RNAcentral holds the sequence, with entries from ENA.
The RNA shown here (transfer RNA) has 72 nucleotides and comes from Byssovorax sp.
It matches the Rfam family "tRNA".
Its mean pLDDT, the model's own confidence on a scale to 100, is 82.
RNA sequence: UGCGGGGUGGCUCAGUGGCAGAGCGGCCGGCUGUUAACCGGAUGAUCGCGGGUUCGAAUCCCGCCCUCGCAG
Numbered sequence: 001u002g003c004g005g006g007g008u009g010g011c012u013c014a015g016u017g018g019c020a021g022a023g024c025g026g027c028c029g030g031c032u033g034u035u036a037a038c039c040g041g042a043u044g045a046u047c048g049c050g051g052g053u054u055c056g057a058a059u060c061c062c063g064c065c066c067u068c069g070c071a072g
Base pairs, nucleotide, nucleotide: 001071002070003069004068005067006066007065010024011023012022013021018055027041028040029039030038048064049063050062051061052060
C1' cells in the first nucleotide's frame, strides 16, 4: 500500500430497510442463621465518525478512523 472480516449498554454477542434485543456484570428486593446459588424487579447504548440515498438507515452507498487476518 492492496484485498477481506469486525466496530451495537460495563463485558460477550444478536439484529441485513419500519419498536435497538439477549446473556453476563453492576443496582434494589425476596429466599437463607450468613454467604453463594436460586427467584423477582428496575437500570443502562449519539449503533466507530462525517456525508449521501429513502417517507423511514444499526442495516444500503461514499469517504475517513480503529482493530484482526491475508498478500506485497